[in-house]
RNA sequence: GCCGAUGUAGCUCAGCGGUAGAGCAAGUGAUUUGUAAUCACUAGGUCAGAGGUUCGAAUCCUCUCAUCGGCUCCA
Numbered sequence: 001g002c003c004g005a006u007g008u009a010g011c012u013c014a015g016c017g018g019u020a021g022a023g024c025a026a027g028u029g030a031u032u033u034g035u036a037a038u039c040a041c042u043a044g045g046u047c048a049g050a051g052g053u054u055c056g057a058a059u060c061c062u063c064u065c066a067u068c069g070g071c072u073c074c075a
Stems, first nucleotide, its partner, number of pairs: 001071007010024004018055001026042005048064005
C1' cells in the first nucleotide's frame, strides 16, 4: 500500500429500510429483624465521524477514523 471483518447503553450482544432493544451491572421500592436472594419499577444512546440516496437510514452508497485478521512491497 491492497483486501476483508468489526464499531449500537457502564460491560456482553441483538436489531440489516418503518417508534433503538435484551441480559448483566446501576438506582428506587416491595419482601426480610437485617443482609443476600427474589419480584416490580426507573434511569442510562451523537447507533465511531462526515456526506449522499430515500417520504423515512443503526440498516443502503461514498469518504474518513479506530481495532483485528490476511496479502503485498521495501537494502
The prediction has a mean pLDDT of 82. Predicted 3D model of a 75-nucleotide RNA (transfer RNA) from a Candidatus Zixiibacteriota bacterium. Its Rfam family is "tRNA". The family's RNA type in Rfam is transfer RNA. It was read from a public genome assembly. Taxonomically the source falls in Candidatus Zixiibacteriota (Bacteria, Pseudomonadati).